RNA sequence: GCGCGGUUAGCUCAGUGGGAGAGCAUCACAUUGACACUGUGGGGGUCGCAAGUUCAAUCCUUGCACCGCGCACCA
Numbered sequence: 001g002c003g004c005g006g007u008u009a010g011c012u013c014a015g016u017g018g019g020a021g022a023g024c025a026u027c028a029c030a031u032u033g034a035c036a037c038u039g040u041g042g043g044g045g046u047c048g049c050a051a052g053u054u055c056a057a058u059c060c061u062u063g064c065a066c067c068g069c070g071c072a073c074c075a
Base pairs, nucleotide, nucleotide: 001071002070003069004068005067006066007065010024011023012022013021018055026042027041028040029039030038048064049063050062051061052060
């Protein structure tokens, strides 16, 4: 340099044009003499950045950034 894949909550990931979600974690309450377990509920997101297409974009297109894999080049 070329190709492919990835980037979504604190962590691991799903979602693939029209409500942003799960598990774990965290907080509160219930339960207990207390803790743990369990149950109920809450908080937490510029969906990597920018532009484009569209009535509408996390989702499609383009560029850029970062991460991973492969190939090539190179003294």